[in-house]
RNA sequence: AAUUUAUACAGAAGAAGUGAGAGAACAGGCUCGAUGACCUUCUGACAACCGCGGUACCAAAACCGAAAGGUGUCAAAUCCUGACCAAGUAAUUGGUGAAUAUAAAUU
Numbered sequence: 001a002a003u004u005u006a007u008a009c010a011g012a013a014g015a016a017g018u019g020a021g022a023g024a025a026c027a028g029g030c031u032c033g034a035u036g037a038c039c040u041u042c043u044g045a046c047a048a049c050c051g052c053g054g055u056a057c058c059a060a061a062a063c064c065g066a067a068a069g070g071u072g073u074c075a076a077a078u079c080c081u082g083a084c085c086a087a088g089u090a091a092u093u094g095g096u097g098a099a100u101a102u103a104a105a106u107u
Base pairs, nucleotide, nucleotide: 001107002106003105004104005103006102007101008100013043014042015041016040017039021032022031023030026082027081028080029079044074045073046072049070050069052065053064054063055062078099083096084095085094086093087092
């Protein structure tokens, strides 16, 4: 990097540094930001994918548990929409998908 599978409306921020844009990309909307965002570092926290323990036994699925290990995450649903389907006069609503992110596995 590619592929497959699973998940994505829950949850969790302080300090220091820096100083202008940031929210994946494109477009539209909306929001955050000099009362300092984004980012980096430290500390803390959340979650429970892998791993770990148990039900439990050869193993697996499943469920339960802990949070010392490997990741991940800590504004807004993945911030919302974009393609398709359904309802509606319409505004709009619901669903599926695409894309993206993360984990695990394979190549």
Notes: This is a predicted structure of a 107-nucleotide RNA (SAM riboswitch aptamer (S box leader)) from Ancylomarina sp. DW003. The prediction has a mean pLDDT of 85. It was read from a public genome assembly, where an Rfam model found it. The model forms 97% of the base pairs in the Rfam consensus.